RNA sequence: GCCAACUUAGCUUAGUCGGUAGAGCAUCUCACUCGUAACGAGAAGGUUGUGGGUUCGAUUCCUACAGUUGGCU
Numbered sequence: 001g002c003c004a005a006c007u008u009a010g011c012u013u014a015g016u017c018g019g020u021a022g023a024g025c026a027u028c029u030c031a032c033u034c035g036u037a038a039c040g041a042g043a044a045g046g047u048u049g050u051g052g053g054u055u056c057g058a059u060u061c062c063u064a065c066a067g068u069u070g071g072c073u
Base pairs, nucleotide, nucleotide: 001072002071003070004069005068006067007066010025011024012023013022019056027043028042029041030040049065050064051063052062053061
């Protein structure tokens, strides 16, 4: 330098024929216990990497940029 994949909650991630986003762990509260942990119940937490385009409507389609990983030279 070229090619490909990926970027969603604090972490790991689901969501593909476009219709206002879920889970596990972690965190907080409650319950349980002599007490702690575990188990149980609940809550909070996201401008879906950034900008632009298409569309009535974009996490999803297109495009540029940034970052990460891999391959080729």